A computed fold for a 72-nucleotide RNA from Candidatus Berkelbacteria bacterium CG11_big_fil_rev_8_21_14_0_20_42_15, annotated as transfer RNA. Lineage of the source: Bacteria > Bacteria candidate phyla > Candidatus Berkelbacteria. It matches the Rfam family "tRNA". Rfam links the family to the GO term triplet codon-amino acid adaptor activity. The coordinates come from a structure-prediction model, not an experiment, and the mean pLDDT is 81. The sequence is in RNAcentral, with records from ENA.
RNA sequence: CCCCUUGUAGUUCAAUGGACAGAACAAGAGACUCCUAAGCUCUGGAUGCAGGUUCGAUUCCUGCCGAGGGGA
Numbered sequence: 001c002c003c004c005u006u007g008u009a010g011u012u013c014a015a016u017g018g019a020c021a022g023a024a025c026a027a028g029a030g031a032c033u034c035c036u037a038a039g040c041u042c043u044g045g046a047u048g049c050a051g052g053u054u055c056g057a058u059u060c061c062u063g064c065c066g067a068g069g070g071g072a
Stems, first nucleotide, its partner, number of pairs: 001071007010025004018055001027043004048064005
């Protein structure tokens, strides 16, 4: 310098154009218990950034940023 993949909650992952972006673990609260843990119930929390296409974008397109890989 060129090419490919990828970016969603604190973490690991879903959602491949549709109505409210879900799950598990983690965190907080409640109830239970002599106390703790486990199990049970509830709560909060996220689409990397800027544009574009579309009635509608996590999804498709472009640029930038970050991560990984390959080639020279």